Description
This is a predicted structure of a 74-nucleotide RNA (transfer RNA) from a Spirochaetia bacterium. Lineage of the source: Bacteria > Pseudomonadati > Spirochaetota > Spirochaetia. It matches the Rfam family "tRNA". Rfam links the family to the GO term triplet codon-amino acid adaptor activity. The RNAcentral record of the sequence draws on ENA. The prediction has a mean pLDDT of 81.
RNA sequence: GCGCCCGUAGCUCACGUGGAUAGAGCGACGGACUUCGAAUCCGUAGGCAGCCUGUUCGAGUCAGGCCGGGCGCA
Repeated sequence: GCGCCCGUAGCUCACGUGGAUAGAGCGACGGACUUCGAAUCCGUAGGCAGCCUGUUCGAGUCAGGCCGGGCGCA
């Protein structure tokens, strides 16, 4: 330098060919239980989806550019 893949809650990941209010597990916090804790059960908060632009009535989901990460080739 070229090619491919990835970038969604604190962490690991889902989001069938674009459609509404973006979910799960773990974690955090509160409560129940317990003498206290652990475990278990109930509940709560937390992301506008790497950044910008475009397409569309509508985009996390398509297109372009940029940034970051991984792999391969040179």